[in-house]
The part of an RNA shown here (large-subunit ribosomal RNA, domain II) has 684 nucleotides and comes from a Spirochaetota bacterium.
Its mean pLDDT, the model's own confidence on a scale to 100, is 85.
Context: one part of a larger RNA
RNA sequence: GCCGGCGAGUUACUUUAUGUUGCGAGCUUAAGACAAUGAAAUGUCGCAGGCGUAGCGAAAGCGAGUCUUAAUAGGGCGUCUAAGUAGCAUGUAGUAGACCCGAAGCCAGAUGAUCUAUCCAUGGGCAGGUUGAAGGUUGAGUAAAAUCAACUGGAGGACCGAACCCGUUGACGUUGAAAAGUCUUGGGAUGACCUGUGGAUAGGGGUGAAAGGCCAAACAAAUCUGGCAAUAGCUGGUUCUCUCCGAAAUAGCUUUAGGGCUAGCGUUAUGUGUUUAGUCACAGGGGUAGAGCUACUGACAGGGCUAGGGGGCCUACAAGCUUACCAACCCCUAUCAAACUCCGAAUACUGUGACUCCAAGCAUAGCAGUCAGACUGUGGGGGAUAAGCUUCAUAGUCGAAAGGGAAACAGCCCAGACCGCCGUCUAAGGUCCCAAAAUGUAUACUAAGUGGUAAAGGAUGUGAAGAUACGGAGACAACCAGGAGGUUGGCUUAGAAGCAGCCACCCUUUAAAGAGUGCGUAAUAGCUCACUGGUCGAGUGUUUUUGCGCCGAAAAUGUAAUGGGACUAAGUAUACUACCGAAGACGCGGAUUCAAGUUUACUUGAGUGGUAGGAGAGCGUUCUCUCAUCCGUUGAAGAUGUACCGCAAGGAGCAUUGGAGGAGUGAGAAGUGAAGAUGCCGGC
Repeated sequence: GCCGGCGAGUUACUUUAUGUUGCGAGCUUAAGACAAUGAAAUGUCGCAGGCGUAGCGAAAGCGAGUCUUAAUAGGGCGUCUAAGUAGCAUGUAGUAGACCCGAAGCCAGAUGAUCUAUCCAUGGGCAGGUUGAAGGUUGAGUAAAAUCAACUGGAGGACCGAACCCGUUGACGUUGAAAAGUCUUGGGAUGACCUGUGGAUAGGGGUGAAAGGCCAAACAAAUCUGGCAAUAGCUGGUUCUCUCCGAAAUAGCUUUAGGGCUAGCGUUAUGUGUUUAGUCACAGGGGUAGAGCUACUGACAGGGCUAGGGGGCCUACAAGCUUACCAACCCCUAUCAAACUCCGAAUACUGUGACUCCAAGCAUAGCAGUCAGACUGUGGGGGAUAAGCUUCAUAGUCGAAAGGGAAACAGCCCAGACCGCCGUCUAAGGUCCCAAAAUGUAUACUAAGUGGUAAAGGAUGUGAAGAUACGGAGACAACCAGGAGGUUGGCUUAGAAGCAGCCACCCUUUAAAGAGUGCGUAAUAGCUCACUGGUCGAGUGUUUUUGCGCCGAAAAUGUAAUGGGACUAAGUAUACUACCGAAGACGCGGAUUCAAGUUUACUUGAGUGGUAGGAGAGCGUUCUCUCAUCCGUUGAAGAUGUACCGCAAGGAGCAUUGGAGGAGUGAGAAGUGAAGAUGCCGGC
C1' cells in the first nucleotide's frame, strides 16, 4: 500500500416546540397493594403528590383586582381577549465521559542503585626499560662548622611503553556485524589509578571534581498501577438514497481577535393577505461630482500703485531726498483647496397616488450555519496615484457554478447543467491549416513580420486635411559668368589688409557686390558665401493638425512577447452580407415540485446548479411480534454468473455451487449502512 473484519450523536432523568392518541375545567397517578398467570405482559386499587382553572405583594394579606402611597391622584403587574393534562414519537436544550480518537501534564500509592553517581567493608591487578630526591659511607676541607667530590641509596599525583582503563583524529558503518561499533591514530598506565564481591543513599528525593549529568537502551523531576473515558475555545475522522429551499465570511460587546453571545442573512410551521418589488407622476430635504472665489476662510504667480520696514544720501534734533531691496491694503492679468463655498447636478433616499405583476413582505414559534473571505470594475483613505499590497464604500463573479470563449488560466467575457435525442436558432468569440465556419464583398492605410510588449526624446518614412511665401514679368536645384572702387575704414597691435579684439558700419560705380558668411595666411595672397546676370522650363520652400509606421529596445536551460504552422493579408480602419459556435433558446419524448382549473388523474402555467445548513419522502441490515400467508433434502441461507425491474438506495427470475434452514405482509425495537480518522486487528 491493497484486501477482509471492527470502527463515531447513544442511554437515563428533566425542559421546551411540533405531531399524534385518551380524557377535558379538569387531567394524571408514584411507591406500594390486590387479582389472574408457568413466567411475564395485563387489569383493579392506591387521591400522597404534580400541572391547570387568578392575580398582585418582600410579606401579613387582599382578590378581578392588587402593590406603591397621606391619597379615591398617577403609575407597575394583572382581568377584560379563558384549555388544559397524561402517554407515545420526533427536533432542540440542560445534567451526566454525552459523536469518536488524540495530549503535554497534575495528584496518590507502590517498584527500582544487577545500568549508572557517590560512599562503606573486604579482596585482587599493574611486562619491561629510564631518570636518580633525601639520607648514608669514604675522602677533601674548616679552629669547629659550612661546603665540595666520589661511591652508596632508591624518592616521585617523575619519564618511555604492554596488560588494564579511557575515547583525541580520520575513515568506514548509518533498513549497521552493533539501538553507539570496527579500523587507524591518540591519552593515562604506583595513582585524586583500575577492578571482583558484599553493602548504603529513592523521585521534588538521591548522587553529582557541576555536563541539568546520572538514578536499568527513557530524566528540567524515574518506572508501574490508580484518580481516568483528566481537560483539549485545538487537529483529524464521522458509514445508505432521492426530492424542495438555500446562506455567511458583517455590526455591537467580549483577558476578545482562528473562540463566543445578540442582531443580520437561511429553512420549516402557523397567521396576515399585496403591506413587498419595479415603472411612471407628484411632493420633499441635501451640499457630493462639477464649477467658482472682489461671495467667505486660507493658499498662490507676474505687474502696477503705494502705507510700513531695510539700504544709500543728507543731517545737532526733527524733517527731507532716493532705491534693479522686503512688502500690507487697493488695481490689472493668471490660479489652487478633504477639513473653503456666491453656486450646484446625475444618482441615491423618504413620502403619496396610479399601473405592472404566480414576486415577495411582515408577525410569532421550532431548527440552524456563518463571524479567516478572494478577485474584477467604479468612488476614496494608507503606500511611492508601488504590490497577486492594505483598508472602507458600491456592483458583479468565485466562494457554493458545471458549459462556451480568453492557447493553458477559482474571481475576466458569454451563459445558470432535471434526464434522453446522430434535430433547429443564436451569445461571447470566431470562419487559410492544426480546428467547426468567408482564402467573403467594398474603400482606404501599413512595408515595419508593424501586426505579434514599453517612455521621454529623435528623424527629408509614408497617407490625408489646411495655412503661408516665392513662381511663364521664369521660381527652387544645378551649370556658366560677375562678386568692384574710396579702403589696408578708424583704433589696437610686432603685424591686424572683410575675417584676434574694440568702435563705427558710410559713400561711389553698378545688373549686382556686406567696411563682409565660412575656410585660409605671421600679415598679405588664395578659395568661398551673401547679392546679380545668363542657360533651363514648372512647380518650389516653410509651417499647423492628423492616420499608420521607424529608432530609442540588454537576462539568465531552448525559438519562447500571434497557441503553432504559416500570413503582405490570414495585418490595420470603416461599412456590409453569410456562416460556425454553449449543458443558452426552440423542437420531440420522459421524470418531478408548486400553483390554478377541471375533476381524481388529467390539462395549463411557472419551476427543478448548489457548500454550510433547514425541511420532506424512501431503500436496506439484525432481532421481536403478527398471519385459519408461504417456501425448503424433488435442495433453505450463503457464494458465482447473468442481456430483467426500480430516478436511486436497491429488488427479482434463472443456472451452477452449497447442504439446513428461510422468505413475504403489517407493526415494533435497534450494538442499523465506511474509503478515509499517520484509525484498530488479521492476511498478502